[in-house]
C1' cells in the first nucleotide's frame, strides 16, 4: 500500500458492491426443465341447473374437450455450481484443416406422389408389502415400414483442367427423399356427410450456401527437485486393414529398430489456465475471490445408449461405500443449481417477493416455465457521500490536574444570549423504469379476392416484485447521534501518582531493582475518524538473487594446477544472402478493468458513450550499417622456419668426497654422555678419546642470492644419454589456423595403504629418566612403523600472492637475472636504449588496510564460486577408495548477530627508550616480649555510628568518669528544648548557698528586685488554647552541592583554525637531540593557544642600609651580676634592597637547545625547605561537620532527667612506647637551643622523701615577669656481662591533684614486689644529607588526663658499581576474539531440565509398478436348432431382425514380488538452550 479477512473496543443515516478461502464433509424439506390440444387418440371430477326416484339414487346440459396420464415433437449437452483431477489429452498467442462435422436460424433450388402394419394410453384378469410388472383385447397419429420420382447427392471407374495425397468440371453405372396440421375464399362434384380447386401461413424431403457452434493437428509460451539421469515394445517408422464426421499405432496383422533426453527425457512434489487483481519509478514479484473467456468435474470407479451435440449435474447400466424405505422377498436416492441443516472452522447471510423488466426453452399465438435474472433481508466486510450544530460569550466561573504557591491549564471550552434545520421523527404529496399484449380504425404487401395473414399510423384499453420506494413540501425541536489508538527513539504527541527486576510492557533498539515522559491510574495532549486498533497475508523499502542493478587479497566467496569437447566470444577487407536486427503496411491481440475526454445519478463511489492503450504474435513490403551465413583476398593475432641463449625444468645410468653409525685391529685407563639442575643410558667383559683398515644407507657444507627453472606439487654434488618448457634477433613461410572451457582426461607436497627390497641417521607409537599438586607434554636415554627404492593406490593442505585465464589502455623513479642494439674499446667494465622475468616506492579506484603497468587501476571475453551466524562441510541417499576417508550436500531447531577494518584501552612469561629510595648498595626498625593505642571477632539490655587493598585500622576523635552521647534501662513531656505567627491571662527582665517531695527531670512554695509611657498602652517574659508548623546523629554519598582521599608535583590533558581521513579519529602532541619537566631547540601541514610545568608567594643561606626597646657591649666607669651610666660598632630584632642569570671562560653539540670542566662568589646550574595539585580515574570517603531533592516517624524514630554503656575479652591483625643492656645503667658536678604558651603563667621564700601544699613577689597590649630544670653531652666515681645495679610489667600498701562526683573509668607521687624479654621464621617499612639515627623542648585539645598528634632545635652518620632483575610511572611501537575496556573476555569434558534431528530389531500406513487369477455392465465379433406386425411370396417358406449362448476387450476384487513416501519404536549418536 493493499486484502472475499479474522478478532478486541465502540457504533447515527444513506448510496454502490460484496460475502464457506476450512471437509470435491454428510444432507432434513421446499423449488431450481418444461412445453407444444394449430401433430395423435382417449377423457374425468368436485361443483352447479334440469328432470326422474321405490329417496338408496340415477339420467342429461355446463364444469370441459379442461385436469391428470399417455403416443409423437421439440428442448432437458443450453443457463446455474465447483475447482477434486490435471504441468499437459490444459490454458495464453499465432496459425492449419486441400483431414471434418453443425438441430434450431437466414438465403436460395427442387419436390411433398402411392400403400401398409402396428402399439401405448384404454378395457379385462392377473403377479407384488412397495418399487413396477405379466397375459389377453381395441385404437390414432407430422410415430413406424413398402413402392414411385431423383432437380440433386453419395460411391467406383474413365477424361479435361488445376494452386497435385486433392480439387473443379464432364460422362457411364449402382444407390438414395418427404408429413401433414391451421385460416381463409367460394369455382366444379355429391341429396348430405364431404371431396376437388384456389390462397395465406406453419411444418417436412433432398440439395447448395452463409452464419454460428464444435472436432482434430502444429509452433511458441507456461512452477519446484539432478540427493529423479538414463526412459520407451504399440515403444519409433512402414505396408495392409478396420474405426471416426474426420487425420493419426487411435486399434489389429506384417516387416524394420528406431524414438526421446544436460536446449533436462523419465520420476517425484506442488497447481485448473488466461483477460485480470494487489504491489512497484520500472524491470520485476506475489495472485487467479467477485466479473468475463477456456478447460475439468457431477458420490467414488467403469461403460455405452439416445441425439446434429454427450460418454450427459437435476437419464440409463454395473461395481464400490454410504443413507433411507420394507411384509426380509426386495426395493429407493445423489445441493460442487437456490434457499436451509448437521459438521469443520478465527470465519462467510433468508429454507424472503416477482417473473414488472433483461434473457432462456417451447408454441403460430395468447401465453407457461425459468432460485438464470430483477429486487428486498442480514453483516461497517469494503469503498464513497452525509450528520453529531452555527454565531456570540472573560469573572478566564465551579470542579478536575500541576505547581517555583505567584500561578498555569482544561478554555470560547461550558452556563449564559441567539440563529439555523442535513440525517433521524410525524404529516402530506408521489416518480421514472412500460417495451409490449388486446382490441378497433386506417394505410401499405400478399392474393382472382374489399377475406386471412404480415408490416406501419392512430383511438381506447390493459401489465411494477422492488415500493408508497426515490424524490418534493410542510411541523415541532439543538432536540436522538464519538468512539479508538496512541504520547523513550524511529513517530505527531508530557506531567503527577502508585508500583520498586515485582506486576508488567515490547514492532526494533529495549523499559522496570524508591525521584520511570517506556509498567498501571489520573489530567492534559496527538493522530485518524463511525470507526480505530491488533493479528494474518502479499508487494515494497530489499541494490538483501543484482536484466534494468551486486561481488569474490584480508568481509561469504577464485576451482590444488593443466590439457581439451560440446557451449560462449573472436582481426582486417570486398562481394554476395537476408536468419538476427531495424522501418512500412495488413490482421490479430474478445468483452469488461486501467487511462484520457465527455455524459447520468444533488456530489461522488457507480454507470454509460467514444478514444488511446493492449510494450505481444503473425503475414507481407523494404534497408543492408552492424551480428550471422557462403565466396575470395590480407598479415598485426596464432602458428613454423633461421640464428642464438639462461636455467636446482624431468627421467634414466654411472661417479665423488665430507659427515654419522656400525665392525675390526692398535693406544689408553675411568669416566663417558646428558641437564637450568639431574637421573635414566655407556663404560675395568676397557667405554669416552685417538690412530689405521672396512661395511652400509641416506642426504649433498661453502658457492647460495626478496638469485634461476617449472602449468602447479615442486626442484639444489658432478659427469653421460634422452627430453619438455622459455627468452632475445630475424622476417622466409602458413593465412585467423585465436581465447575460455560445463562434462571428461592427466598431473597433484607430507601423511597414509598394498606387495616385494632396504634400512646410517632421525622418529610418531612405545618404555625409562626428569620436572610438577598432577605431566598421558615441553627436557632427557633409548626406540618400532615411517622416512629411502620399485610397481600400484589414495586426490587432499594455510595445495597461499588467502589475489582464475586472457587481450588491450593508463604518470614516473629505483635494484635485480637473461637477450640484445647503440657508443667507445684490443676485450672486459662504465654509459644510453628495446623486450622478457624478478622485486621495492607514489596518481586515481578501495569500507579501510593495503594494492598500484607483475593492479586490489579502466575496460571486452570465457570459466568457476558468493548470498546473516550456529548446527555443518554435518545427516540421509549417491559415486569413488582395499581401508582411512574423499566428493556431492541438507534440513529440524536456535540466536540477533556473526565478520572486516580502523580507534582506544590493556596484558605479555612481546621490542625500545626514560624516571622514582623501585632495585642494588648502606643505616635503623616492623614481624618475637611487656605495656598503649585503633579494628575485627566474640559476648552484652548496650557494648552508638562511620572508615576496608595500596589509599580502614594513635582513622572521623585537637581529649567518652557525668556532659560529650547519637547507644541501653528506667523515670518523665507532646505546639513541644529551638523559630514565626494568632488569642487570652499575668508580670519587668532577673536573681536566689531558700523550703518541701523526688535519682533527677519535675511540681509546688518562698525571699529580692522593679523599664518606657502622652497611662490607651509599648517593648520584653512568663503561663494557657486550637492550629498552621517545629523537631530526627532516621534511610538513601548509587538522587545531591560542598569538602577530601588517591593515581602524582606524574608532565602530561586539551582547544582555535587550517589539513587528511565516509567516519571513530589523525595531524598539532610523532621524528632527532636535551631536560627535573610537553623544558628548550631543530625538523615536519601545520599555525596559534589555554589549564598543567616553570617562575611570581612565604621560610631558610650572604651582604648593605634604616631603626636601637624590653635586646646587645667593642671602647669609658660601676655592679655579686649589661645591675647601672653610656654607646648602638657587633650580636638579635624587623622593615627597605642588593645578590644567581649558565652571565663568563674553555671543551663537546647541527652555527642550535643544552650538557661537561674551570674562575670568581656565602650561595651554581630548581641553592635547601614550603605552599601550590592540570584533563580526568576509583559510582573512592562523608546525609553522623555543613547543606540539601526523595521517603519515612509526629503522646514519637521528637525533647527532658538519673543510672549503665562507648573502657567488655579466649583470641587475631594494624600503629607506637619501653626494653632486652657496657656506644650501657646509676651517682654527682658543669655547660650549650630554638620555637611556643600565659585571665593564666606563678617567682623568691617556707613545708613535704615525693607528687604537691602554703605563699603571693612579677608580666597580663608581656624580646621586660612566668612556665624554664633544655637532655643527650662533658668531667669524676661505682657497677664488669649476669636475667644483672639491665628491664620495669605486673601486684600490695599509703597518698598528692583536678572535679558536684576518680566504684564501674584519670593521671601523679613514695615503700615494697619485680613478669616476659638476651635483638626476634617466613616475611616486611623508612630513609639520599644537615638526611637516616638519636636526645630533649613546647604546643592544640583540656577542670583533670598524651607512649598519639603539630611543631622546634641540640648532637650527627653510611652508601648509591650500576638498571639485568622486583614495584609504580611516561612516551614510541607491536598484538588482541578487550570496549563495564585484563578485577576484561573465554574453552571442553562431567551433573541435572527441556527440545528438534540422525540411526536403529521391528510395527504400521499411503502412493505406484510388474506378474498372474479373476471378470459385473456394455460395445464389438461369432452363433443362433427357440422367437417374429410391415417386404417378397396363394401357401410352404424366404430376406431380414431379436432373445439366449459363446468369445475378446476391460472396472471392482484377489495373490505375490517389489520400488518410493510417511507414521512410530526398547536403544543408541551427536546438535541446541538453560
Nucleotide at each position: 500500500a493493499a486484502c472475499g479477512a479474522a478478532c478486541g473496543c465502540u457504533g447515527g443515516c444513506g448510496g454502490c458492491g460484496u460475502g464457506c478461502c476450512u471437509a470435491a464433509c454428510a444432507c432434513a424439506u421446499g423449488c431450481a426443465a418444461g412445453u407444444c390440444g394449430a401433430g395423435c387418440g382417449a377423457g374425468a371430477a368436485a361443483g352447479u341447473g334440469g328432470g326422474c326416484u321405490u329417496c338408496g339414487g340415477c339420467c342429461c346440459g355446463c364444469a370441459a374437450g379442461u385436469a391428470a396420464a399417455g403416443c409423437g415433437g421439440c428442448g432437458g449437452a443450453c443457463g446455474g455450481g465447483u475447482g477434486a483431477g490435471u504441468a499437459a489429452u490444459a490454458c495464453a498467442u499465432a496459425g492449419g484443416u486441400a483431414a471434418c462435422g453443425u438441430a434450431c436460424c437466414u438465403u436460395u433450388u427442387a419436390g411433398u406422389c402411392u400403400g401398409g402394419a402396428a402399439u401405448a394410453a384404454c378395457c379385462a384378469c392377473g403377479g407384488g408389502a412397495a418399487a413396477c410388472u405379466g397375459u389377453g383385447g381395441c385404437u390414432a397419429a407430422u410415430a413406424c415400414c413398402g413402392g414411385a420420382u431423383g432437380u440433386g447427392g453419395a460411391u467406383c471407374c474413365g477424361c479435361u483442367a488445376u494452386u497435385a495425397u486433392u480439387u473443379a468440371g464432364c460422362g457411364u453405372a449402382u444407390c438414395u427423399a418427404a408429413a401433414g396440421g391451421g385460416g381463409g375464399c367460394g369455382c366444379c362434384c355429391g341429396c348430405a356427410a364431404g371431396g376437388g380447386g384456389c390462397u395465406c401461413u406453419c411444418g417436412c424431403u433432398a440439395g447448395a450456401a452463409g452464419a454460428u457452434c464444435g472436432g482434430c493437428c502444429u509452433a511458441u509460451g507456461u512452477c519446484c527437485c539432478a540427493u529423479u539421469a538414463g526412459g520407451u515394445a504399440g515403444u519409433u517408422g512402414g505396408u495392409a486393414g478396420g474405426g471416426u464426421a474426420a487425420u493419426g499405432g487411435c486399434c489389429u496383422a506384417c516387416c524394420a529398430a528406431g524414438c526421446c533426453a544436460a536446449c533436462g527425457a523419465u520420476g517425484g512434489g506442488u497447481a485448473g489456465c488466461u483477460g485480470g487483481u494487489c504491489u512497484g519509478a520500472g524491470a520485476g514479484g506475489a495472485u487467479g475471490a467477485u466479473c468475463a473467456g477456456c478447460c475439468a468435474c457431477a458420490c467414488u470407479g467403469g461403460a455405452a445408449c439416445u441425439g446434429a451435440c454427450a460418454c450427459a449435474c437435476g437419464g440409463u447400466c454395473c461395481a464400490g461405500a454410504c443413507u433411507c424405505c420394507u411384509a426380509c422377498g426386495g426395493g429407493a436416492g445423489g445441493c460442487a443449481g437456490c434457499a436451509g441443516u448437521g459438521g469443520g472452522g478465527a470465519a462467510u447471510a433468508u429454507u424472503g417477493c416477482g417473473c414488472a423488466a433483461u434473457g432462456g426453452a417451447g408454441g403460430a399465438a395468447a401465453c407457461u416455465c425459468u432460485g438464470a435474472c430483477g429486487c428486498a433481508g442480514c453483516g461497517a466486510c469494503g469503498c464513497c457521500g452525509c450528520g453529531u450544530g452555527g454565531g456570540u460569550g472573560a469573572u478566564g466561573a465551579a470542579g478536575g490536574c500541576c505547581u517555583u504557591c505567584g500561578g498555569g491549564u482544561u478554555g470560547u471550552a461550558a452556563a449564559g444570549c441567539u440563529c439555523u434545520g442535513u440525517c433521524g421523527g410525524c404529516u402530506g404529496g408521489g416518480a421514472a423504469a412500460a417495451a409490449g399484449g388486446g382490441u378497433g380504425u386506417c394505410g401499405u404487401g400478399c392474393u382472382a379476392a374489399u377475406a386471412c395473414c404480415a408490416c406501419g399510423a392512430u383511438g381506447c384499453u390493459u401489465u411494477g416484485a422492488u415500493g408508497g420506494u426515490a424524490c418534493c413540501a410542510g411541523c415541532a425541536a439543538a432536540g436522538g447521534a464519538a468512539g479508538c489508538a496512541c504520547c523513550g527513539g524511529c513517530u505527531a504527541a508530557c506531567u503527577c501518582u502508585g508500583u520498586g527486576c515485582c506486576a508488567g510492557c515490547a514492532g526494533c533498539c529495549g523499559c522496570g531493582g524508591u525521584a520511570a515522559u517506556a509498567c498501571a491510574g489520573a489530567g492534559g495532549g496527538u493522530g485518524c475518524a463511525a470507526g480505530c486498533g491488533u493479528u494474518g497475508u502479499u508487494c515494497g523499502g530489499a541494490a538483501u538473487u543484482a536484466c534494468u542493478g551486486g561481488g569474490c587479497g584480508u568481509a561469504a566467496a577464485g576451482g590444488g594446477c593443466g590439457c581439451g569437447u560440446a557451449g560462449g566470444c573472436g582481426g582486417u577487407u570486398u562481394a554476395g544472402u537476408a536468419a538476427g536486427u531495424c522501418a512500412g503496411a495488413u490482421g490479430u491481440g474478445a468483452a469488461a478493468g486501467c487511462c484520457c475526454g465527455g455524459g447520468g445519478c444533488u456530489c461522488a463511489a457507480c454507470u454509460c458513450c467514444g478514444g488511446a492503450a493492449u510494450u505481444g504474435c503473425a503475414u507481407u513490403u523494404g534497408a543492408a550499417a552492424c551480428u550471422g551465413c557462403u565466396a575470395g583476398g590480407c598479415u598485426a593475432g596464432a602458428g613454423u622456419g633461421c640464428a642464438g641463449u639462461a636455467g636446482a625444468g624431468g627421467a634414466u645410468g654411472g661417479c665423488g668426497g665430507a659427515a654419522u653409525a656400525c665392525c675390526c685391529a692398535g693406544u689408553g685407563g675411568a669416566g663417558a654422555g646428558g641437564u637450568g639442575a639431574a637421573a635414566u643410558u655407556c663404560g675395568u667383559a676397557g667405554a669416552u678419546a685417538u690412530u689405521g683398515g672396512g661395511u652400509g644407507g641416506a642426504a649433498c657444507a661453502c658457492c647460495g642470492g626478496u638469485g634461476g627453472c617449472g602449468a602447479a606439487g615442486g626442484c639444489g654434488g658432478c659427469c653421460a644419454u634422452c627430453u619438455g618448457g622459455g627468452c632475445u634477433g630475424u622476417a622466409a613461410c602458413u593465412g585467423a589456423c585465436g581465447c575460455u572451457g560445463a562434462g571428461g582426461c592427466g598431473c597433484g607436497a607430507a601423511a597414509g595403504c598394498g606387495u616385494g627390497g632396504g634400512g646410517a641417521g632421525c622418529a610418531a607409537a612405545c618404555a625409562g629418566g626428569a620436572u610438577u599438586a598432577g605431566a598421558u607434554a615441553c627436557c632427557c636415554u633409548g626406540g618400532u612403523a615411517g622416512u629411502c627404492c620399485a610397481c600400484g593406490c589414495u586426490g587432499u593442505a594455510a595445495a597461499c600472492g588467502a589475489u582464475g585465464g586472457a587481450u588491450a589502455c593508463u604518470c614516473g623513479c629505483u635494484g635485480u637475472g637473461g637477450c640484445u642494439g647503440g657508443u667507445a674499446u684490443u676485450u672486459g667494465a662504465c654509459c644510453c636504449g628495446g623486450c622478457c622475468g624478478u622485486a621495492g616506492c607514489c596518481a586515481a579506484g578501495u569500507a579501510a588496510c593495503a594494492c598500484g603497468u607483475u593492479a586490489a587501476g579502466u575496460a571486452u571475453c570465457c570459466c568457476g564460486c558468493c548470498u546473516g551466524g550456529g548446527g555443518a562441510g554435518u545427516a540421509c541417499g549417491g559415486u569413488c577408495g582395499c581401508a582411512a576417508g574423499a566428493u556431492u550436500a541438507a534440513a529440524a531447531c536456535u540466536c540477533a548477530a556473526a565478520g572486516g577494518a580502523a580507534u582506544g584501552a590493556c596484558g605479555g612469561g612481546g621490542g625500545g627508550c626514560c624516571c622514582g629510595c623501585a632495585c642494588a648498595a648502606g643505616c635503623g626498625g616492623u614481624g618475637g616480649a611487656u605495656u598503649a593505642u585503633g579494628u575485627g571477632g566474640u559476648u552484652c539490655a548496650a557494648u552508638u555510628c562511620g572508615a576496608a587493598g595500596c589509599a580502614a585500622c594513635g582513622c572521623g576523635c585537637a581529649a567518652a568518669a557525668c556532659c560529650u552521647u547519637a547507644c541501653c534501662u528506667a523515670g518523665c513531656c507532646u505546639u513541644g528544648a529551638c523559630a514565626u505567627g494568632c488569642a487570652c491571662c499575668g508580670g519587668a527582665a532577673u536573681a536566689g548557698a531558700c523550703c518541701u517531695g523526688g535519682a533527677a527531670a519535675c511540681a509546688g512554695g518562698c525571699u529580692a528586685g522593679u523599664c518606657c509611657u502622652u497611662c490607651g498602652g509599648g517593648a520584653c517574659c512568663g503561663g494557657u488554647g486550637a492550629c498552621a508548623c517545629a523537631g530526627g546523629u532516621g534511610c538513601u554519598g548509587c538522587a545531591u552541592g560542598g569538602c577530601u582521599g588517591u593515581c602524582g608535583u606524574c608532565a602530561g590533558c586539551u582547544c582555535g583554525u587550517g589539513u587528511c581521513g565516509u567516519g571513530a579519529g589523525a595531524u598539532g602532541u610523532u621524528c632527532g637531540g636535551u631536560u627535573a619537566a610537553g623544558u628548550c631547540c631543530g625538523g615536519c601541514a601545520a599555525c596559534g593557544a589555554g589549564c598543567g610545568c616553570a617562575a611570581c608567594c612565604c621560610u631558610u643561606g650572604u651582604c648593605u642600609u634604616u631603626a636601637g626597646u624590653u635586646g646587645c657591649c667593642a671602647u669609658c666607669a660601676u655592679u655579686a651580676a649589661g645591675u647601672u651610666g653610656g654607646g648602638c660598632a657587633c650580636u638579635c630584632u624587623a622593615g627597605a634592597g642588593a645578590g644567581a642569570c649558565u652571565g663568563c671562560c674553555g671543551a663537546u653539540g647541527u652555527c642550535a637547545a643544552a650538557u661537561c670542566g674551570g674562575a670568581g662568589g656565602a650561595a651554581g646550574g630548581u641553592g635547601g625547605g614550603g605552599a601550590u595539585g592540570a584533563c580526568g580515574u576509583c559510582a573512592a570517603g562523608u546525609c553522623c561537620u555543613c547543606a540539601u531533592g526523595g521517603c519515612c516517624c509526629u503522646u514519637a524514630c521528637g525533647g527532658c532527667u538519673a543510672g549503665g554503656g562507648c573502657u567488655a575479652c579466649a583470641c587475631a591483625c594494624g600503629u607506637a612506647a619501653u626494653a632486652c643492656a657496657a656506644u650501657g645503667g646509676a651517682c654527682a658536678u658543669u655547660a650549650c637551643a630554638a620555637a611556643g604558651g600565659g585571665u593564666g603563667c606563678g617567682a623568691a621564700g617556707u613545708a613535704g622523701u615525693g607528687a604537691u601544699a602554703c605563699g603571693g613577689a612579677g608580666c597580663u597590649u608581656a624580646a621586660u615577669c612566668c612556665c624554664a630544670a633544655a637532655a643527650a653531652a662533658a668531667u669524676g666515681u661505682c657497677c664488669u656481662c649476669a636475667g644483672u645495679u639491665c628491664g620495669g610489667a605486673u601486684a600490695g600498701g599509703a597518698g598528692u591533684c583536678u572535679g558536684c562526683a576518680a566504684c564501674u573509668c584519670g593521671a601523679c607521687u613514695c615503700c615494697u614486689u619485680g613478669a616476659a624479654g638476651c635483638c626476634g621464621g617466613a616475611a616486611u617499612c623508612g630513609c639520599u644529607a644537615g638526611u637516616a639515627a638519636u636526645c630533649g623542648c613546647g604546643g592544640a585539645u583540656c577542670a583533670g588526663c598524651a607512649u598519639g598528634c603539630c611543631g622546634c632545635g641540640g648532637u650527627g652518620a653510611a652508601u648509591a658499581c650500576g638498571u639485568u632483575c622486583c614495584c609504580g610511572g611516561g612516551c614510541c611501537u607491536u598484538g588482541u576474539a578487550c570496549a563495564c575496556a585484563c578485577c576484561g573476555c573465554c574453552c571442553g569434558u562431567c551433573a541435572c531440565a527441556c527440545c528438534a534431528c540422525g540411526a536403529a530389531a521391528g510395527c504400521u500406513g499411503g502412493u505406484u509398478c510388474c506378474a498372474c487369477c479373476a471378470g459385473a455392465c456394455g460395445c464389438c465379433g461369432g452363433u443362433g436348432c427357440g422367437c417374429c406386425a410391415a417386404c417378397c411370396g396363394u401357401a410352404a417358406g424366404g430376406a431380414g431382425g431379436c432373445a439366449g449362448c459363446c468369445g475378446u476387450c476391460c472396472a471392482a476384487g484377489g495373490u505375490g514380488a517389489g520400488a518410493u513416501c510417511g507414521g512410530u519404536g526398547a536403544u543408541u549418536g551427536g546438535g541446541g538452550u538453560g